[in-house]
RNA sequence: UUCGACAAAGGCAAACCCAGGAAACCUGGAGACGCAAAGCCACGGGCCAAAUUCAUUUUUCGGCAGCCGGGCUACCGACA
Numbered sequence: 001u002u003c004g005a006c007a008a009a010g011g012c013a014a015a016c017c018c019a020g021g022a023a024a025c026c027u028g029g030a031g032a033c034g035c036a037a038a039g040c041c042a043c044g045g046g047c048c049a050a051a052u053u054c055a056u057u058u059u060u061c062g063g064c065a066g067c068c069g070g071g072c073u074a075c076c077g078a079c080a
Stems, first nucleotide, its partner, number of pairs: 002080001003077002011035002017029005033066001039072003043069003046064003049060003
């Protein structure tokens, strides 16, 4: 470095519910289904929203990083 243990120390937090804002959805609280990058970045694909179009089109300082790739960074240390 690769890798990821019925290890240890710690971390994150789906659904449902509550409050606020809201188009997607977000923030906070509460809560754990899961996660070894479930840390960060919308670059490619994908999905979604709004407006638009004859359209399956087009547009957006648009949304989703817990859909798949890609990029950047990182805790711990058994086996191999």
Molecule: c-di-GMP-I-GGC riboswitch aptamer
Organism: Desulfobulbaceae bacterium